This is a predicted structure of a 73-nucleotide RNA (transfer RNA) from a Methanomassiliicoccaceae archaeon. Rfam family: tRNA. The family's RNA type in Rfam is transfer RNA. The coordinates come from a structure-prediction model, not an experiment, and the mean pLDDT is 81. The source organism's lineage runs through Archaea, Methanobacteriati, Thermoplasmatota, Thermoplasmata and Methanomassiliicoccaceae.
This record gives sequence, C1' cells and structure tokens, in this order.
RNA sequence: GGGCAGAUAGAUCAGCUGGAAGAUCGCUACCUUGGCAUGGUAGAGGCCGCGAGUUCAAAUCUCGCUCUGUCCA
Repeated sequence: GGGCAGAUAGAUCAGCUGGAAGAUCGCUACCUUGGCAUGGUAGAGGCCGCGAGUUCAAAUCUCGCUCUGUCCA
C1' cells in the first nucleotide's frame, strides 16, 4: 500500500427485506430474610465510531475518513 470482517447501554452481543433500538450480566430502589445469598418488581443508562449524500423516513443503502482484528505484498 491492497483485500476482507467489525465499531450499537458500564460489559458481551442481537437488530442486516429502510418505519426509528432490545436481550443477558452488571448498576440503583423496593419486596422477600433476624441478616446475607437466591428469587421477584420497577428504574436509570444509547444523539447506533465521525462527516456528507439518497429518502417522507437511515443503526440498516451510497461515498469519504478514523480506529480494531485478520490476510496478501
């Protein structure tokens, strides 16, 4: 320098026929216990890597850039 894959909640990941974001763990409060753990209920936490374009509408499609992994040279 080139090819491919990836970047979404604190962590690990879904969402990939465009209709606007969810799971598990974790965190907070409450219930349960004499107390802890387990269990239950509720909640907080995301401008979906950055910028631009297409569209009534973009995490999703197009272009550029950044970063990570991997392969080739």